[in-house]
This is a predicted structure of a 1488-nucleotide RNA (small-subunit ribosomal RNA) from a metagenome. The prediction has a mean pLDDT of 83. Its Rfam family is "Bacterial small subunit ribosomal RNA".
RNA sequence: AGAGUUUGAUCCUGGCUCAGAACGAACGCUGAUGGUAUGCCUUAUACAUGCAAGUCGAGCGAGAAGUUGGUGCUUGCACCAAUGGAGAGCGGCGAACGGGUGAGUAACACGUGAAUAACCUGCCCCCCAGUUGGGGAUAACCUUUCUAACGAGAGGCUAAUACCGAAUAUCGUAUAAUUUCGCAUGAUUUUAUACAAAAGGCUUCGGCCGUUGGGGGAUGGAUUCGCGUCUGAUUAGCUAGUUGGUGUGGGUAAUGGCCCACCAAGGCAACGAUCAGUAGCCGGCCUGAGAGGGUGAUCGGCCACAUUGGGACUGAGAUACGGCCCAGACUCCUACGGGAGGCAGCAGUAGGGAAUAUUGCGCAAUGGAGGAAACUCUGACGCAGCAAUACCAUGUGUGGGAUGACGCAUCUAGGUGUGUAAACCACUGUCGGCAGGGAAUAAACUAUGACUUUUGUCAUACUGAAGGUACCUGCAAUAGGAAGCACCGGCUAACUUCGUGCCAGCAGCCGCGGUAAUACGAGGGGUGCAAGUGUUGUUCGGAAUCACUGGGCGUAAAGGGAGCGUAGGCGGGAAUGCGAGUCAGGUGUUUAAUACCGGUGCCUAACAUCGGUGCUGCACUUGAAACUGCAUUUCUUGAAUCUGUCAGAGGUAGAUGGAAUUCUUGGUGGAGCGGUGGAAUGCGUAGAUAUCAAGAGGAACACCAGUGGCGAAAGCGGUCUACUGGGACAAGAUUGACGCUGAGGCUCGAAAGUGUGGGGAGCAAAUAGGAUUAGAUACCCUAGUAGUCCACACCGUAAACGAUGUACACUAGGUGCCUGACCAAGUUGGGUGCCGCAGCUAACGCAUUAAGUGUACCGCCUGGGGAGUACGCUCGCAAGAGUGAAACUCAAAGGAAUUGACGGGGGCCCGCACAAGCGGUGGAGCAUGUGGUUUAAUUCGAAGCAACGCGAAGAACCUUACCAGGACUUGACAUGAAGUCGCCGCUACGAGAGAUCGUAGUUUUUCCUCGGAAACGGCUUACACAGGUGCUGCAUGGUUGUCGUCAGCUCGUGUCGUGAGAUGUUGGGUUAGGUCCCGCAACGAGCGCAACCCCUGUCCUUAGUUGUCAUCAGGUAAUGCUGGACCCUCUAUGGAGACUGCCGCGGACAACGCGGAGGAAGGUGGGGAUGACGUCAAAUCAUCAUGGCCCUUACGUCCUGGGCUACACACGUGCUACAAUGGUCGGUACAAUGGGUUGCCAAAUCGCGAGGUGGAGCCAAUCCCCAAAGCCGGCCUCAGUUCGGAUUGUAGUCUGCAACUCGACUACAUGAAGCUGGAAUCGCUAGUAAUCGCAGGUCAGAACACUGCGGUGAAUACGUUCCCGGGCCUUGUACACACCGCCCGUCAACCCACGGAAGUUGAGAGCGCUCAAAGUCGUGACACUAACCCUUCGGGGAGUUAGCGCCUAAAGCGAGAUCAAUGACUGGGGCUAAGUCGUAACAAGGUA
Repeated sequence: AGAGUUUGAUCCUGGCUCAGAACGAACGCUGAUGGUAUGCCUUAUACAUGCAAGUCGAGCGAGAAGUUGGUGCUUGCACCAAUGGAGAGCGGCGAACGGGUGAGUAACACGUGAAUAACCUGCCCCCCAGUUGGGGAUAACCUUUCUAACGAGAGGCUAAUACCGAAUAUCGUAUAAUUUCGCAUGAUUUUAUACAAAAGGCUUCGGCCGUUGGGGGAUGGAUUCGCGUCUGAUUAGCUAGUUGGUGUGGGUAAUGGCCCACCAAGGCAACGAUCAGUAGCCGGCCUGAGAGGGUGAUCGGCCACAUUGGGACUGAGAUACGGCCCAGACUCCUACGGGAGGCAGCAGUAGGGAAUAUUGCGCAAUGGAGGAAACUCUGACGCAGCAAUACCAUGUGUGGGAUGACGCAUCUAGGUGUGUAAACCACUGUCGGCAGGGAAUAAACUAUGACUUUUGUCAUACUGAAGGUACCUGCAAUAGGAAGCACCGGCUAACUUCGUGCCAGCAGCCGCGGUAAUACGAGGGGUGCAAGUGUUGUUCGGAAUCACUGGGCGUAAAGGGAGCGUAGGCGGGAAUGCGAGUCAGGUGUUUAAUACCGGUGCCUAACAUCGGUGCUGCACUUGAAACUGCAUUUCUUGAAUCUGUCAGAGGUAGAUGGAAUUCUUGGUGGAGCGGUGGAAUGCGUAGAUAUCAAGAGGAACACCAGUGGCGAAAGCGGUCUACUGGGACAAGAUUGACGCUGAGGCUCGAAAGUGUGGGGAGCAAAUAGGAUUAGAUACCCUAGUAGUCCACACCGUAAACGAUGUACACUAGGUGCCUGACCAAGUUGGGUGCCGCAGCUAACGCAUUAAGUGUACCGCCUGGGGAGUACGCUCGCAAGAGUGAAACUCAAAGGAAUUGACGGGGGCCCGCACAAGCGGUGGAGCAUGUGGUUUAAUUCGAAGCAACGCGAAGAACCUUACCAGGACUUGACAUGAAGUCGCCGCUACGAGAGAUCGUAGUUUUUCCUCGGAAACGGCUUACACAGGUGCUGCAUGGUUGUCGUCAGCUCGUGUCGUGAGAUGUUGGGUUAGGUCCCGCAACGAGCGCAACCCCUGUCCUUAGUUGUCAUCAGGUAAUGCUGGACCCUCUAUGGAGACUGCCGCGGACAACGCGGAGGAAGGUGGGGAUGACGUCAAAUCAUCAUGGCCCUUACGUCCUGGGCUACACACGUGCUACAAUGGUCGGUACAAUGGGUUGCCAAAUCGCGAGGUGGAGCCAAUCCCCAAAGCCGGCCUCAGUUCGGAUUGUAGUCUGCAACUCGACUACAUGAAGCUGGAAUCGCUAGUAAUCGCAGGUCAGAACACUGCGGUGAAUACGUUCCCGGGCCUUGUACACACCGCCCGUCAACCCACGGAAGUUGAGAGCGCUCAAAGUCGUGACACUAACCCUUCGGGGAGUUAGCGCCUAAAGCGAGAUCAAUGACUGGGGCUAAGUCGUAACAAGGUA
């Protein structure tokens, strides 16, 4: 410090997710030791048991048990005295500290800084002055009563440092006067009057402790104020003791509405009152670069609370955790009458919970209470126990050791990894174990002794829970007792095998898994951390993703519809003053701890400790005066006013005009009109439409008219008049900052809509009808009502858009238009457009009319959906508008640009693509292939074009892969080992369907040193293995099809762009062609095109056998038959030829095109081979090869028979036909390509024929196989025929072991459908279509198929509008699996959360009323009365109390509001591979 994830790819926006750190944590797996910390975050739930606050006999009275002595004497009892001092009591101090918890509290509670001249303060310290003299009681105790208990009552006795008067009192308090001072109340000095004290104890007799009054200090507290301190405005108004005053009112330690009486009507609030929710606050802690954000455990400060609520008492201090009273809830005891209790102290229990420890030791240390002290108490504290909860430290060994062992894993079977790892050798001894020694923490108080004038000083003695712990030493050993967890697809370090097969599962995000998973599970290996490691949760970070530091708003989320203007914010030039902001210095404070720096101490570290810095803040003070501010003065440039001129659909009102539509009346006229893609509904003989004239009425204003004008926006358009707003220019004058923006507020605000009243020609939601359509609640047509118009009043929204807030300043230009001024050109203002520089922008683009550079102010945004929805509130007559969430859900949604693909977008071009023609298919019969069906099996594959006479260039057996049956198991086939035989082979016989089995016979390899050896083969044995047309063409190679013989596909360098990419390859021409030319930020190149290759067309050369034969010769009935020749044809080798080369025209003086000449051939002459980058997961595992999987007495192998040939049917491809351009009979002519020894087969001969016999020739330019249509003539005469030949019967031929299932052919007989074929559809542009036959491959036999060959031999092409396919450019796109795309809504199904709802239930808060405990205060006429006072001694005063009154907790009642839960039913929303209906959007998305 970043990374992953939207896309085919890119840039941006934007969310989600990850890597880091931390924790009072929890859970999984694992677990050696020590140190230091930490440990109920949940129910402020309920608590058994024990302990947590006592102490003082030197304040007081009395005094048990026990002990000693004595007496009585019953010898174990009573009494007396002494000692003793328990337990209790009176009294004092403490119990208000310490310890716990965080419920409440949004507050002077807390933090910080001030104030108290408005206050209190026990114990402690200092100072001053005292402590005189009396009195009456009362607990304990004794007697007694009631009671279950707690306890209560009566009578009697007694003490005090308990209580009460009196004396004195400088000082103190109150009042009056007074001095000095201050800050207003005040402080201080002096005087007068009145009032107010006390307690003793101990003593070594020195004194010490205590006590009273006063002053001061210290400490602790109380009160007040400034500033700071969470969320919600879907909480906007709150408040009656409320705000202030007076009463020298009450109350308090003290100010104060704190309380009361009266008077006034104030006070708080948009700088957020009130209300609601949440929360103890801080030092700090976590994180972060910081600013911030989160948090408030442990430690420290403050606050609040102590079962819930209320209340006071005591006291220096409490409204009191381990006190009291009352009320409520709960628990316990009870004799039912009444009582007792409060762990949020330490342990512990139950419950809750994911979860948090021992009913431990000790007061040795530190601290606290009491005491003169010893000492006592102390669950504070110090320690120990439990827990890997956290941090820190240590160990689990070290060195050597290759044969790179075994095992395991993998494997290309060789090897490789684990791995120096182990074994083995040498060494060491931390920790743990055992044994021994053994601390510091302790210094005091105190006691004793000594010394000192006193305070006191010195010496000695005494005290350890932890703990026999830390630590030290020694011992034993064969390193012996001590390593796990997570991860390994990317992010993110680390890879392989097996299993599984969208299953099981994983997952933080993206995403893995559907038979080869580095992603699931396991093994091996590796990586990371390590006594831990992972997961989960939470916080910060990354996130500049709320942006102060540090973001944005044209199109991504985001500028308010527009203006006026309040508060607020901001504000021109100059001068002076002040010093609030600001800046600098100083002072105080900012507790300690924490943090940082430097040291020190534990073996180190964590930890502890010392010193320093710092704590960015607040307050006070001294100064500075630039800037902001305030005050005063001044200026003119911002702003405004005055004068003149100008343009304009600016606004309001009134008047008025013509054209057009419609309607009415009348005339003419006579059959249609109207409307559409085409029609129909509709109108019309009752006279329409058309046309003429007249009239009525409403609405809108052609031309002018213009990216022209005006207005703030909405908006404004005939003409005239009246009234009126704003703007611009020119020149001066005036005021003197009067300005800008603008939360709330107010006003304006298209269309539609609403109300009332008018008006209503045209148009036209709704509605009706007609069409269209599968449907058509639409688009189209005919009608047509609200409405549109006017007046008044509402509504307040729009893609109210420049998707761009307002104002000001600055920053190159060019060119139009509107409107001023000066006016000759031109210049200078205001406005409105286009282009363009710098700059900006993600890009597109903006660019003096900014989206540039700055300033000021306002509004708005923070992922998509849910949703501008719900609820609440405000506004509205309503419709609705404004404000405006959440649950839930997704990992995206989005912007701009790029490349493709696509479009019922555009332009250009091509192709038998259409058109123009010729012939077919589709109808019939048959052949063949496919589907389907059937079957034991009908083997398998191929599936739109690009499967279907395809693999198959040929299924009777074989083939053959299928089925039935019969057999074999190292196998039909290959390699290896051992043994044996000498073979093998051939013949015959028997069984069997055959495979196979058995028997008999025959035969006997090579070499040899004759011992044997070798090769080969058979058989036997066992195992490695063979074998598989079994699966996967979606694991593959190879091969092939297709787009397409279409003209395209790319690269290097350069340039442009942030980038994907672009350029080149686009453009203008041209071409069959990315063919060529020209131009051009491109210049070149490659694969394709073309050419090079083959055949063919012309000629030449060479060569002539088996070919040919003109000429010469010979010969025949005839024939190149022969000698010869090679001229020609032909054969086959090499050449020539054609290149737009030449001419003319066009074109850009180009490329090229058109025409012509010559030529066998003319513009790639014709044909073939040749198939770019790629597409279709195209086809093929059954040609072959091959990974993986599967079978192994079978999914292998052999054999017989069957099947692949089935047959209601459907489709494809063909053949033959339907006839006269024909059929049939007879005669007759002309090819080429090919093939041939298991062959082609001549002559001759037999048969009607298929064919048989026969055997010449030929291994072939030699021999053989070899035409038909055609031509000549006869018959047939339009008919199911002399057409057509299916089907069937009979008899045959040939091939072959074998023609039954299931061959071809022949003869005779039979003679079906069919008379030119619906919708639709195919081929072909010249030697082509059509037509005619021939040959070949396959093959024993078996073509209507296939591949070739020649014969005869046409028609048509105007042209590119349309259909199909393709190419280039451009445009749109929400597509990229790419239109067979994407995608919307209802309905149906599952699940989820939410809203409404008659109601129901609950919670907290406030208000009013009733009742009213305890209690303070007031009163207290009834009653009581030891202390003090008076007394006439009767009593009275003072005092106490019952009762009463005010207030009031709890309780009850009431009305409303708020929140939560629930609710039949209901509403929409979200989610969920393959449901239904349509097709709304994306292309002109088919109605933009």